[in-house]
RNA sequence: CGGUGCUAAAGGCAAACUCGCCGCGAGGUGAGGACGCAAAGCCAACGGGGCCCUCGGGGGACCGAGGAGCCAGCCGGGCUACCGCC
Numbered sequence: 001c002g003g004u005g006c007u008a009a010a011g012g013c014a015a016a017c018u019c020g021c022c023g024c025g026a027g028g029u030g031a032g033g034a035c036g037c038a039a040a041g042c043c044a045a046c047g048g049g050g051c052c053c054u055c056g057g058g059g060g061a062c063c064g065a066g067g068a069g070c071c072a073g074c075c076g077g078g079c080u081a082c083c084g085c086c
Stems, first nucleotide, its partner, number of pairs: 002086004012037002017032006035073001041079003046076003049071003052067006
């Protein structure tokens, strides 16, 4: 430096749910709490996907357009990283 993650070792993160706060909302955030995670670290202005809001169309199912809206613990990808092994 590259590959890899069975075994360790030191650790790390924190699902659902509950409470507080923020947001029209998806959701975010603090505390509690652990379902799990070898990147469950970062990137949504890399690609796809899901969700929200507004407007329009439609009897409805739903469709279209817009939003530097939301989700990185949906998938792929990019960047960074501890330790072990090769």